Overview: Model confidence (mean pLDDT): 75 of 100. Bacterial RNase P class A from an Alphaproteobacteria bacterium, 374 nucleotides, folded computationally. Lineage of the source: Bacteria > Pseudomonadati > Pseudomonadota > Alphaproteobacteria. Rfam family: Bacterial RNase P class A. By type it is a ribozyme. About the family: Ribonuclease P (RNase P) is a ubiquitous endoribonuclease, found in archaea, bacteria and eukarya as well as chloroplasts and mitochondria. RNAcentral holds the sequence, with entries from ENA.

RNA sequence: CCAGACGGCCGGAUGGCCGCUCCCCGGGCCGCGCAAGCGCCGGGGGGAGGAAAGUCCGGGCUCCACGGGAACACGGUGCCGGGUAACGCCCGGCGGGGGCGACCCCAGGGAAAGUGCCACAGAAAGCAAACCGCCCGGCUUGCCGGGCAAGGGUGAAAGGGUGCGGUAAGAGCGCACCGCGCCGCCGGCAACGGCGGCGGCACGGCAAACCCCACCGGGAGCAAGACCGAAUAGGGAUCCGGGCCGCUUGCGGCAGGCGCGUUUCCGCGCCGGAUCCGGGUAGGUCGCGCGAGGCGUCCGGCGACGGGCGUCCCAGAGGAAUGGCCAUCCCCCGCUCGCGGGGACAGAACCCGGCUUACAGGCCGUCUGGCAUC
Numbered sequence: 001c002c003a004g005a006c007g008g009c010c011g012g013a014u015g016g017c018c019g020c021u022c023c024c025c026g027g028g029c030c031g032c033g034c035a036a037g038c039g040c041c042g043g044g045g046g047g048a049g050g051a052a053a054g055u056c057c058g059g060g061c062u063c064c065a066c067g068g069g070a071a072c073a074c075g076g077u078g079c080c081g082g083g084u085a086a087c088g089c090c091c092g093g094c095g096g097g098g099g100c101g102a103c104c105c106c107a108g109g110g111a112a113a114g115u116g117c118c119a120c121a122g123a124a125a126g127c128a129a130a131c132c133g134c135c136c137g138g139c140u141u142g143c144c145g146g147g148c149a150a151g152g153g154u155g156a157a158a159g160g161g162u163g164c165g166g167u168a169a170g171a172g173c174g175c176a177c178c179g180c181g182c183c184g185c186c187g188g189c190a191a192c193g194g195c196g197g198c199g200g201c202a203c204g205g206c207a208a209a210c211c212c213c214a215c216c217g218g219g220a221g222c223a224a225g226a227c228c229g230a231a232u233a234g235g236g237a238u239c240c241g242g243g244c245c246g247c248u249u250g251c252g253g254c255a256g257g258c259g260c261g262u263u264u265c266c267g268c269g270c271c272g273g274a275u276c277c278g279g280g281u282a283g284g285u286c287g288c289g290c291g292a293g294g295c296g297u298c299c300g301g302c303g304a305c306g307g308g309c310g311u312c313c314c315a316g317a318g319g320a321a322u323g324g325c326c327a328u329c330c331c332c333c334g335c336u337c338g339c340g341g342g343g344a345c346a347g348a349a350c351c352c353g354g355c356u357u358a359c360a361g362g363c364c365g366u367c368u369g370g371c372a373u374c
Stems, first nucleotide, its partner, number of pairs: 001370010012329007020047008030039003049345001053356002056354005061221004074217005079093005094108001095106004109212002114210002116206003131152002133148007160178006179201001180199008225286004235277006243254005256271006293312008330343006
């Protein structure tokens, strides 16, 4: 210098002017209000993100349900150890795969508990089977009888692989090494690894098929939920009333009015006023911003992370503020060289930890491979 791997960070800066929202302090001219106060006026301060996004996973918080435990059903997770409030997240390992390498990828328990599936091709797809072949014998020379699974062919996959021996040809038939299985010893907390012995090979693959095993899991969500609470209508309680009769003097009966069923009869319902209570609607307030919090530093740990000390207070709207213009600088593009154009993805809504997805441009660190020079 070129090509690459991994980790971390920024994601326009400064100034001026005009606005928006929330909070604090002060004022008392104007409006509302009995007042406090609010609008208002003046001053000061805070005001989006690394993803605020998707709402996929885990929690806090709130309400509902529930006596405890177990089983069953359903859903989820799935190598081992650790971290964490918890997780399907993260860290460190193990095993497998890829890359010359830095490094990257993997839902990675159980297939000798059972069931099921393995398309097409192929003779044959799980139980063994023989299409072309190879070998032996017989003869009627292209057929019959027998042996074989080494070679060919099909397939994603064909009952261990390579070599030597062996044989009529062959075959774990025998042997060596590799693979596989079982046992033992050693290392490791473990996953697992190493070594040795035995077994001639039995046990094909699929569990992101059913299933088995282990572990986890009540439901709904801030429109959760709590408080205050009109007007109108409706509910309840108490009290005061109106015509006639009776008496037990506060009860009973009758009459009356209005409405409905077409009318009479008959039936049903309601009767005026005051005070109080409770539910609920509109509306208002809280939940709602001190938190598994940010920054700095030290200690422990390979690390995720944990602990100590110091320091800071950092958006809280409710149809929903966080914006616009100008100047200078920065970066990119274009050219007529001093002008023009552009500056990503995207915006809180109860909060937090993750994952995933989007993103112009730029910075830093560690490492790998190569080239050149000393």